[in-house]
RNA sequence: GGAGCAGGCCGGGCGGCCGCGAGCGCUCCGCUCGAGGAAAGUCCGGGCUCCGCAGGGCAGGGUGCUGGGUAACGCCCAGUGGGGGUGACCCCGAGGACAGUGCCACAGAGAGAAACCGCCUCCCGGCCCCCGCAGGGGGGUGCGUGGGGGUAAGGGUGCAACGGUGUGGUAAGAGCACACCAGCGGCCGGGUGACCGGCCGGCUCGGUACACCCCACCCGGAGCAAGGUCACAUAGGGGGAAAUGAGGCGGCCCGCCGAUCCCCGGGUAGACUGCUAGAGGUGCCGGGUAACCGGCAUCCGAGAGAGAUGGCCGCACUCGACUGAACCCGGCUUAUAGGCCUGCUCCCGUU
RNA sequence: GGGCGAUUAGCUCAGAUGGUUAGAGUACUUGCUUGACAUGCAAGGAGUCACUGGUUCAAUUCCAGUAUCGCCCACCA
Repeated sequence: GGAGCAGGCCGGGCGGCCGCGAGCGCUCCGCUCGAGGAAAGUCCGGGCUCCGCAGGGCAGGGUGCUGGGUAACGCCCAGUGGGGGUGACCCCGAGGACAGUGCCACAGAGAGAAACCGCCUCCCGGCCCCCGCAGGGGGGUGCGUGGGGGUAAGGGUGCAACGGUGUGGUAAGAGCACACCAGCGGCCGGGUGACCGGCCGGCUCGGUACACCCCACCCGGAGCAAGGUCACAUAGGGGGAAAUGAGGCGGCCCGCCGAUCCCCGGGUAGACUGCUAGAGGUGCCGGGUAACCGGCAUCCGAGAGAGAUGGCCGCACUCGACUGAACCCGGCUUAUAGGCCUGCUCCCGUU
Repeated sequence: GGGCGAUUAGCUCAGAUGGUUAGAGUACUUGCUUGACAUGCAAGGAGUCACUGGUUCAAUUCCAGUAUCGCCCACCA
């Protein structure tokens, strides 16, 4: 100098005038404050509220290497194993396929425990030679749509073919034997654990669970339009169900409470509350590899209900992206112009 | 604000346990029938199975994310 990896931060600034929402002073003027890192998607988890308690079983749903963090999680941290990259580093729904069932298209002999071609051997037949008068016997083979047996080394098919490579061995072959490698099982050692290392044993057993399923753990339902208080108005009109049990309770059963429930029709479209100070931010110290936890100090400044953040002018520049609260938090995911900082890797050059 | 669902040919919809070629009606094109048209008959074309990734030998189908569209939810007696 070039190329890259990881982490963190900002995301328009300054001044003037006008305007919008809330609070306060107190009156028609002033003061203070006023969107985000994602406020988004609503994909997870919790708080809060109601369903009397949040009960039992089945069904159903979710999670899925190990250990830890947390209010909780499908999140985060640290590690293990596997995969990718020269490397910094990145990615992984990663329990179980000797509990059972299903599936593995096409091709192929065979997709579960396989002889199609081939190889070897025996028999039969053909042909040739020899012996014999003959029946027949013996030997041989570049022979056969023939038959029996052995063989998983070779060919071929496929994503996948009954451990792989090599040597010996054999009629031909084969873990049949041996060496190395992969897996499995046992023993020993290390680690909290996932797992790792060593030794021994020829034990060699297809894949698929983001297929059903099995195992372990977790899950009651609804959601601020939850819920509470007050006010206004009305036809307590019509129909149906219901102590032989409606409904609470979302699939079923049990248990508990238990008198109203559903539809049509009618009325109101008001006020207050829930409502924002909280698993809160910042700094220091301490514990921990880290996520995170503890202590002390300090700060707090949206809360609407048709829904408030904008407009104009001036200055300078790198000419300003994605987009906006609606009960509140912790995460994940997605969108994002441009800029800044820190650490690290590889290549080239110079000293 | 909250809770659900759908996306397959121009349009309306099927489809399955992941597999060989994704179908039906309608619309379209061509030919026959008619003097001509409609109808009828025959043949044919037309699909990124909304998009992007993952699992798998293989994805329209299974899983995740994104986009678009649609539905429901106030209070009182």